Bacterial RNase P class A from a Crocinitomicaceae bacterium, 365 nucleotides, folded computationally. Its mean pLDDT, the model's own confidence on a scale to 100, is 75. RNAcentral holds the sequence, with entries from ENA. It matches the Rfam family "Bacterial RNase P class A". The family's RNA type in Rfam is ribozyme. Of the family's consensus pairs, 98% are formed in the model.
RNA sequence: AGAAACGGUCCUGUCGCUCCCAUAAUAGUUGGGAGAGGAAAGUCCGGGCAACACAGAGCGGCAUGCUUCCUAACGGGAAGGGUUCCGAUUUUUUCGGGAUACAGCUAGUGCAACAGAAAAAAACCGCCACCAUUCGUGGUGGUAAGGGUGAAAAGGUGAGGUAAGAGCUCACCGGUAUUAGUGGCAACAUUGAUAGCCGUGCAAACCUCAUGCGUUGAAACAUCAUGUAAACCGAGGCUUGAGAUCUGCUCGGUCGAUCUCGGAGGGUAGAUGGAUAGACCCCUGGCGUGAGCUUUGGGCUAGAUAAAUGACAGGAGCUCCGAAUUAUCGGAGGACAGAACCCGGCUUAUACGUUUUAUCCCCUC
Repeated sequence: AGAAACGGUCCUGUCGCUCCCAUAAUAGUUGGGAGAGGAAAGUCCGGGCAACACAGAGCGGCAUGCUUCCUAACGGGAAGGGUUCCGAUUUUUUCGGGAUACAGCUAGUGCAACAGAAAAAAACCGCCACCAUUCGUGGUGGUAAGGGUGAAAAGGUGAGGUAAGAGCUCACCGGUAUUAGUGGCAACAUUGAUAGCCGUGCAAACCUCAUGCGUUGAAACAUCAUGUAAACCGAGGCUUGAGAUCUGCUCGGUCGAUCUCGGAGGGUAGAUGGAUAGACCCCUGGCGUGAGCUUUGGGCUAGAUAAAUGACAGGAGCUCCGAAUUAUCGGAGGACAGAACCCGGCUUAUACGUUUUAUCCCCUC
């Protein structure tokens, strides 16, 4: 320095703002009390709550993708497994730390810059066979051992084999698939057997599979109040039904005649609830590796609606700078940011201080 966690100013006075209680009794008086955050932010995910059929079918769309657990729920969290990177030790190994969208490319399609013959079932050079030959070479076929290109080239080493070669065959090693045993709740690990099965990479490419998701969002919604024109004009319709409503579409459901749409015109544009005590906070004990569960005791009431939570003065404390041996003196600074239905997460911002660290750099021994 980075990362993570925690804290993230206090007291007094004056004036003012929002809400509540008492007083007072229409004068909006007096007194008292309460009054932003760890992220109130982004509105990303989940839940509560509300309306629509307390929610239907199909298609489409979106999200997630190792296992087990926690939780009201989650795409969040905990513990573990696999893969991979780093460090220490080093024969293997082991230990510690970090990262991880970690289902499926032998379901299909698509893509792989440049280079290269070829980017998937490949023949440019080379090698081999045959044919032709003007003896320079040319043609046809075989060959993935060698060369060259590339980020990536068709398992590796060796032997046999062959015209030359090749898992073509064999031994060992590696991988894959199937299967059996052992350990583990599981992911998985490990041991053995069988099969030459060995055909690149990419799914934060389309896609496939599995699981989940009805839509909207407090300007939801409920109740009360106020006002008016149930009038006028045009079009459509009156159960064989116009139209409305529920999703993006289709079906389906419900409502539907004092009706629906349009025009011109008249009127209203307020109040209350929702809405602040809740999956809440602190502490003690118990259980659990942990997230967390449970328990004893205690505590906490912002509630505005164009939106209050502020301004000034003094003091204390902290940091920085200057002076000084010190005590001290003088000056400056105080971050990110402001609730709007509530809650659980995630992400992002954060001066300064404290703690931690198998990280990086410098200095000393």
NCBI's taxonomy places the organism under Bacteria, Pseudomonadati, Bacteroidota, Flavobacteriia, Crocinitomicaceae.